[in-house]
């Protein structure tokens, strides 16, 4: 070079074009306990607000669409085939 899968929260991975991040895992906080450990519940992407609330986010840049993590195109990068 060419063919293919892949990029998404702190981390593993989920999501049929219709509420992004379900489910574990890590962590912070409670509950329990003498205490702890197991167990249970509660919260964790970014900006911004005193707080409600707003906005913005699935590698980047476009596109198509009423609506894209998901469909098109280029661009980076990571893993596998092939010469």
């Nucleotide at each position: 070079g060419c063919u293919c899968g892949g990029g998404u929260g702190a981390u593993g991975g989920a999501a049929u074009g219709g509420u992004a991040g379900a489910c574990a895992u890590a962590g912070c906080g409670g509950a329990c306990u003498u205490a702890a450990a197991a167990u249970c519940c509660g919260c964790u992407g970014g900006c911004u607000u005193a707080a409600c609330g707003g906005c913005c986010g699935u590698a980047c840049g476009g596109g198509u669409u009423c609506g894209a993590g998901u469909c098109c195109c280029g661009u980076c990068c990571c893993g596998a085939g092939u010469a």
Transfer RNA from an uncultured Opitutales bacterium, 83 nucleotides, folded computationally. Its Rfam family is "tRNA".